RNAcentral holds the full RNA, with entries from Greengenes. Small-subunit ribosomal RNA, 5' domain from an uncultured bacterium, 518 nucleotides, folded computationally.
Context: one part of a larger RNA
RNA sequence: GGACGAACUCUGGCGGCGUGCCUAACACAUGCAAGCCGAGCGGGAAGCUUUUAAAUGAUACUUCGGUUGAUUUUGAAAGUGGAGAGCGGCGGACGGGUGAGUAACGCGUGAGUAACCUGCCCCAUAGAGUGGGAUAACACAGUGAAAAUUGUGCUAAUACCGCAUAACAUAGUUUUUUCGCAUGGAAAGAUUAUCAAAGAUUUAUCGCUAUGGGAUGGACUCGCGUCUGAUUAGCUAGUUGGUAAGGUAACGGCUUACCAAGGCGACGAUCAGUAGCCGGCCUGAGAGGGUGAACGGCCACAUUGGGACUGAGACACGGCCCAAACUCCUACGGGAGGCAGCAGUGGGGAAUAUUGCACAAUGGGGGAAACCCUGAUGCAGCGACGCCGCGUGAGUGAAGAAGUAUUUCGGUAUGUAAAGCUCUAUCAGCAGGGAAGAAAAUGACGGUACCUGACUAAGAAGCCCCGGCUAACUACGUGCCAGCAGCCGCGGUAAUACGUAGGGGGCGAGCGUUGUCC
Numbered sequence: 001g002g003a004c005g006a007a008c009u010c011u012g013g014c015g016g017c018g019u020g021c022c023u024a025a026c027a028c029a030u031g032c033a034a035g036c037c038g039a040g041c042g043g044g045a046a047g048c049u050u051u052u053a054a055a056u057g058a059u060a061c062u063u064c065g066g067u068u069g070a071u072u073u074u075g076a077a078a079g080u081g082g083a084g085a086g087c088g089g090c091g092g093a094c095g096g097g098u099g100a101g102u103a104a105c106g107c108g109u110g111a112g113u114a115a116c117c118u119g120c121c122c123c124a125u126a127g128a129g130u131g132g133g134a135u136a137a138c139a140c141a142g143u144g145a146a147a148a149u150u151g152u153g154c155u156a157a158u159a160c161c162g163c164a165u166a167a168c169a170u171a172g173u174u175u176u177u178u179c180g181c182a183u184g185g186a187a188a189g190a191u192u193a194u195c196a197a198a199g200a201u202u203u204a205u206c207g208c209u210a211u212g213g214g215a216u217g218g219a220c221u222c223g224c225g226u227c228u229g230a231u232u233a234g235c236u237a238g239u240u241g242g243u244a245a246g247g248u249a250a251c252g253g254c255u256u257a258c259c260a261a262g263g264c265g266a267c268g269a270u271c272a273g274u275a276g277c278c279g280g281c282c283u284g285a286g287a288g289g290g291u292g293a294a295c296g297g298c299c300a301c302a303u304u305g306g307g308a309c310u311g312a313g314a315c316a317c318g319g320c321c322c323a324a325a326c327u328c329c330u331a332c333g334g335g336a337g338g339c340a341g342c343a344g345u346g347g348g349g350a351a352u353a354u355u356g357c358a359c360a361a362u363g364g365g366g367g368a369a370a371c372c373c374u375g376a377u378g379c380a381g382c383g384a385c386g387c388c389g390c391g392u393g394a395g396u397g398a399a400g401a402a403g404u405a406u407u408u409c410g411g412u413a414u415g416u417a418a419a420g421c422u423c424u425a426u427c428a429g430c431a432g433g434g435a436a437g438a439a440a441a442u443g444a445c446g447g448u449a450c451c452u453g454a455c456u457a458a459g460a461a462g463c464c465c466c467g468g469c470u471a472a473c474u475a476c477g478u479g480c481c482a483g484c485a486g487c488c489g490c491g492g493u494a495a496u497a498c499g500u501a502g503g504g505g506g507c508g509a510g511c512g513u514u515g516u517c518c
Stems, first nucleotide, its partner, number of pairs: 001518004006514003010510001013390006019383002021348001026346003030343003035090003040087002047080009060067002097301003106226007116218002121214007129163004138153004169194011199206003227273003234264003239261008276298004280291004303324005326337004354380001356379003362376001363374004393423004403414004427459001430453004437445001462507005467488003473502005483490002
């Protein structure tokens, strides 16, 4: 000098774009953050309409006996309607958060798979025949404070299960050709065995099954690179390799049995400490050094530890089970919970924001669609936290006013500065108009941006420094005191170095200090 997710002192007008718990991966009240589909299925509350039965009995008439029958209530039937639950399907593996752990194929980069999987999507080929038994919802019963739950009975499906059909599928046997460094691969053929389906409606579509290919996403393997310590020198028994079997989507000590005795290490094993990695960012002429906030890619985690289930995909933040700590409810028998989602609270801290608006846009989930959901996102609010832009006026004005400071008492400085006169209106304020963002409709932002008009110099300047480095000097006070200080050093009676004043210098809505990095 530059930089910062900064903090602190003093000060503070406006706007745009960004950015904001770096500390306790500490604990969390409350609300919201993942639902959707009735065009898969059984069913169906409220409401509405019509009809009808019973009761009520206004009004009018009356021979006072009644007749009339509005209205209201209840019940039944039919139609319409479609809430809340339930079975089923897809999605809750995305999106959002955090950086605890991890020195590792975790990440980066470059290869490989003759060892692999891939829902939805796209292309192509072929097909959907025929049967069956349940179960929730619901009803009844019963225990119990309640919940979880139990028994009996009924019912549906794109839920579940048979049989049939089927190869370019899978598995076995086998033939030929061809390719590869090898295990072996590819193509064509023969034969045996095995495996499928679901319908819906508004009749035009959406679905269903099998197979092949694509796309996308993922799994795995390898070369190289990836912090510090030797005051850590030896480490290792599933350990290293083989055979066989199991397991996996798949290779593999991944697991098991048996056999062999290997494997790693001063080119730093093992151990210990520290740490998410990268694109980038900061600095620097570069080489380097530092760093990993925001944005983007990958990884890991979801109170702590372990486990699997479902599924195309998880060993799953707002799923399940077990254990532990903590918190809450309880009728003491037993239950419930997980903000490192968005807001917000306590705590910690030098320090970091609103319990806001909207799905209008972009994107995501579901649905044929209408549409619903979306604290993703779009916006608004708060903070000079940062960067950028603008303003706080312009011209004229010498009686060089007053005041203040100083003085050799003549003056000098502040100083065209002020006042005065003449203008202007950026910003703010007032009034009027008023978007784009949205393809027909639909705008949270928002009466916002922007435009126009009237109006008043009014509403808008501070901070640090002045001995040298280093731009900027005098007076008074103080008297090695009080104090200053980044380094050198100032102060003991005329201090340009302390304090105050006048003047001056620098930057400017900021200025200085502290911290960290180059």

Its mean pLDDT, the model's own confidence on a scale to 100, is 84.